[in-house]
RNA sequence: CCGUGCUAGGCGGGGAGCUAGCGGUGCCCUGUACCCGCAAUCCGCUAUAGCGGGGUGGAAUUCCCCUCUUAGGCCAAACCUGUUGGGCCGCUAUUGGAGGCUUACAACGUUGAUGGCCGGGUCCCACGCGGCGCAGGCUUGUGAACCCCGCCAGGUCCGAGAGGAAGCAACGGUAAACAGGUCCCUGCGGGUGCCGUGGGAACACCUGGACUGAGUUGAAGCACCAGAUAUGCCCAUAGGGUUUUCGUCAACGGGGGGUGCGCGG
Numbered sequence: 001c002c003g004u005g006c007u008a009g010g011c012g013g014g015g016a017g018c019u020a021g022c023g024g025u026g027c028c029c030u031g032u033a034c035c036c037g038c039a040a041u042c043c044g045c046u047a048u049a050g051c052g053g054g055g056u057g058g059a060a061u062u063c064c065c066c067u068c069u070u071a072g073g074c075c076a077a078a079c080c081u082g083u084u085g086g087g088c089c090g091c092u093a094u095u096g097g098a099g100g101c102u103u104a105c106a107a108c109g110u111u112g113a114u115g116g117c118c119g120g121g122u123c124c125c126a127c128g129c130g131g132c133g134c135a136g137g138c139u140u141g142u143g144a145a146c147c148c149c150g151c152c153a154g155g156u157c158c159g160a161g162a163g164g165a166a167g168c169a170a171c172g173g174u175a176a177a178c179a180g181g182u183c184c185c186u187g188c189g190g191g192u193g194c195c196g197u198g199g200g201a202a203c204a205c206c207u208g209g210a211c212u213g214a215g216u217u218g219a220a221g222c223a224c225c226a227g228a229u230a231u232g233c234c235c236a237u238a239g240g241g242u243u244u245u246c247g248u249c250a251a252c253g254g255g256g257g258g259u260g261c262g263c264g265g
Base pairs, nucleotide, nucleotide: 001265002264003263004262005261006260010056011055012030013029014028015027020046021045022044023043024042034054035053036052037051038050063258064257065256066255067254068253072249073248074247076245077244078242079241080240081239084236085235086234087233088232092230093229094227095226096225097224100222101221102220103219105218106217107216108215115211117209118208119207120206121205122204123200124199125198126197127196128195129193130192132189133188134187135186136185137184138181139180140179141178142177148173149172150171156165157164158163
């Protein structure tokens, strides 16, 4: 150096958390790298730190160490956001003073702005009328075997007889009740009416009339004073975010180094 057979370690790793500590199951990040059993009110170990049983490759592209790069996680800081609580009114917003001031803005206006006056309406009350609804009356029809009426066939009763009496059914009518009707009447009621009369209220709005005779309204901006609030500002805090900074752990990957035994040639 070659061949061959073994053994050690290998057959994923890492983060947070849990733990006296170390692993595992579970969560998360990488990534594809054996199987079975145990295991979060846990399972198994002891700085040689999963235990038990099997399989596979095997001293090197595969094991170990160092270093570089770096996904990702964690801690802290900074910034942003946002919930709740407390505080404040200096900024912003908002209300009033106010008919403040300004406008080269807009609209209306001598075909009459504005102002007050008069009248009417919208509002309230009363009465009336109409209308609607309900009920009753009224009307039509049905409607009582008997305890409603009239008339009472037959039959019954009284009488010697002439005659008389009570009276069922049928018929006619009526009561309670039921059904229908409304061009009528009465009563009650109302989220009833471009209705009428009278009275009232009097801020606002609408409308008509005459008088007066030139502004009125809107919008925007500016500043002062006062008030209260938050959508404003300050503080605190459990929450969230960040392509940021510090630190820490670190997968994959790159580079370098190291590494056992036996046999044969």
This is a predicted structure of a 265-nucleotide RNA (Bacterial large signal recognition particle RNA) from a Dehalococcoidia bacterium.
Model confidence (mean pLDDT): 78 of 100.
The source organism's lineage runs through Bacteria, Bacillati, Chloroflexota and Dehalococcoidia.
Rfam family: Bacterial large signal recognition particle RNA. About the family: The signal recognition particle (SRP) is a universally conserved ribonucleoprotein involved in the co-translational targeting of proteins to membranes. By type it is a non-coding RNA gene.
RNAcentral records the identical sequence in 2 taxa.
It is recorded under the gene name ffs.